[in-house]
Context: one part of a larger RNA
RNA sequence: UGACGGGGACCCGCACAAGCGGAGGAGCGUGUUGUUUAAUCGGAUGGUAAGCCUAGAACCUUACCAGGGUUUGACAUCCUAGGAAUUAUGUCGAAAGACGUGAGUGCCGCAAGGAACCUAGUGACAGGUGUUGCAUGGCCGUCGUCAGCUCGUGUCGUGAGAUGUUUGGUUAAGUCCAUCAACGAGCGCAACCCUUAUGGUUAGUUGGAUUUUUCUAGCCAGACUGCCUCGGUAACGGGGAGGAAGGAGGGGAUGAUGUCAGGUCGGUAUUACCCUUACACCCUGGGCUACAAACGCGCUACAAUGGCCGGUACAAUGGGCAGCCAAGUCGUGAGACGGAGCAAAUCCCAUCAAAGCCGGUCCCAGUUCGGAUAAGAGGCUGAAACUCGCCUCUUUGAAGUCGGAUUCGCUAGUAAUCGCAGGUCAGCACACUGCGGUGAAUACGUUCCCGGGUCUUGUACA
Numbered sequence: 001u002g003a004c005g006g007g008g009a010c011c012c013g014c015a016c017a018a019g020c021g022g023a024g025g026a027g028c029g030u031g032u033u034g035u036u037u038a039a040u041c042g043g044a045u046g047g048u049a050a051g052c053c054u055a056g057a058a059c060c061u062u063a064c065c066a067g068g069g070u071u072u073g074a075c076a077u078c079c080u081a082g083g084a085a086u087u088a089u090g091u092c093g094a095a096a097g098a099c100g101u102g103a104g105u106g107c108c109g110c111a112a113g114g115a116a117c118c119u120a121g122u123g124a125c126a127g128g129u130g131u132u133g134c135a136u137g138g139c140c141g142u143c144g145u146c147a148g149c150u151c152g153u154g155u156c157g158u159g160a161g162a163u164g165u166u167u168g169g170u171u172a173a174g175u176c177c178a179u180c181a182a183c184g185a186g187c188g189c190a191a192c193c194c195u196u197a198u199g200g201u202u203a204g205u206u207g208g209a210u211u212u213u214u215c216u217a218g219c220c221a222g223a224c225u226g227c228c229u230c231g232g233u234a235a236c237g238g239g240g241a242g243g244a245a246g247g248a249g250g251g252g253a254u255g256a257u258g259u260c261a262g263g264u265c266g267g268u269a270u271u272a273c274c275c276u277u278a279c280a281c282c283c284u285g286g287g288c289u290a291c292a293a294a295c296g297c298g299c300u301a302c303a304a305u306g307g308c309c310g311g312u313a314c315a316a317u318g319g320g321c322a323g324c325c326a327a328g329u330c331g332u333g334a335g336a337c338g339g340a341g342c343a344a345a346u347c348c349c350a351u352c353a354a355a356g357c358c359g360g361u362c363c364c365a366g367u368u369c370g371g372a373u374a375a376g377a378g379g380c381u382g383a384a385a386c387u388c389g390c391c392u393c394u395u396u397g398a399a400g401u402c403g404g405a406u407u408c409g410c411u412a413g414u415a416a417u418c419g420c421a422g423g424u425c426a427g428c429a430c431a432c433u434g435c436g437g438u439g440a441a442u443a444c445g446u447u448c449c450c451g452g453g454u455c456u457u458g459u460a461c462a
Stems, first nucleotide, its partner, number of pairs: 001462002003459003007456007015446002019410005026300008034291002042053002064286007073125001077124002079121005086103007107114002127275002130273002136269001138264003141260001143258001148187006154163003167178003193252004198221007224246001227240005302403001306362007318349003323342002328337003369400001374395007416438007
């Protein structure tokens, strides 16, 4: 000087408390461990792994396994020889591929050849999701959006260092004020950026419906403790007015010096090492989907603030040409036929919602709750749904009557609850990313638990 303390003082945070709703019990989905397996590819492992890499494993993906094959190679450059490229078809084969039979002659050219492409050969080389994240770059997580981390000059100290950065106030903030052997400065904080809430103005089609009022898109205004009052030396704090908005208005992006030899060599790049008829490459089939058990994250419930039936109302974000798919017809339905419109403020997904509201029924039961499991019959995508997809209809109707110890989220348009859209995607969403609808309770307070900041103190620690 740090680090640490079941030392002290002060302060903060959904940290506790006050509340609301969950997890832990059940069934299912999904990830992980373990076990099994020919293989169940690999990585991630307290917080900071476990609906994570994976924004979507039937083949492909795919890295794993079995079998069948190739060896200058699936891919790149160079050399030699031959042939344009390309295309049709036969045999063997699970396919990859192997062996044939035809068709075909292009472009530039000084008729030698050249460009692109194909086949064969040769070696230089290719190739490796092989190892090392403890050799690395880059990127990311975390402490933490916490308020800190430093420097120049000066001064003090033999020196390591200190001072500044402490102290008294104040703030979300090392924010600002006052004081002070310090005076200044830098990276952080804040602001500048995007969005949302109000108004003005300009422009308006595909929108509205006849007045640009809504709406969309540009530009501008507006909020600054500016005004009043109280406290205070000041910074600032309490209250008020006006205002759409008030003291950082709400949300986002933005993450200092560093820490964890944190994560990633399997995104890519890359050192070193290793393989080179194989640890490379092609193909078929299988596996990643197994199942005694344990854990994480979710979905659905256990019902009457409800289930079922009928009627009826109101969104926003988005996406669309190998696409979205209307009207109409058929089907109980999934869906099929059909073909209009739309590269979209025009048409479609999409009557664009559901919870909601109105009426009826059920009468507290393992039920008209709950829907697992199972049987049959169908639909869709796709060469192909057996391993191993999703959906529909009929029947079947399991566990479950609110969950031990313990534990998680959340302070307002939040929690809770309700649906909608998108990416991935042929198909497959209870996940993820967004969007809107309805819309609470509580916060006395900082003694305690957890994490963090500042000062101080102790130390046989570095």
Molecule: small-subunit ribosomal RNA, 3' major domain
Organism: Candidatus Saccharimonadota bacterium